[in-house]
């Protein structure tokens, strides 16, 4: 140096190119309970940048970060 994959919330995961991106777990409130725990109800928070193509892009393409692999070279 080349080639492959993946990058969505603090974690872990949905979303067929199609309306305001869904959940679980955690956090916070609250109800329960003598307390806690366990349930129960509410709610916060996100698409790794930068173009591109589309009427529309989390998704497609292009380049870039960063992480994982694999081959190479190690004189």
């Nucleotide at each position: 140096g080349c080639c492959c994959c993946u990058a969505u919330a603090g974690c872990u995961u949905a979303a067929u190119g199609g309306a305001c991106a869904a959940a679980g777990c955690c956090g916070c409130g609250g109800c329960c309970u003598u307390c806690u725990a366990a349930g129960c109800c509410g709610u916060u928070a996100a698409u790794c940048c930068a173009g591109g193509u589309u009427c529309g892009a989390g998704u497609c393409c292009u380049g870039g970060u960063a992480g994982g692999g694999g081959c190479a070279c190690c004189a």

This is a predicted structure of a 75-nucleotide RNA (transfer RNA) from a Chloroflexota bacterium. The organism belongs to Chloroflexota, within Bacteria. Rfam family: tRNA. Rfam links the family to the GO term triplet codon-amino acid adaptor activity. The family's RNA type in Rfam is transfer RNA. It was read from a public genome assembly. Model confidence (mean pLDDT): 81 of 100.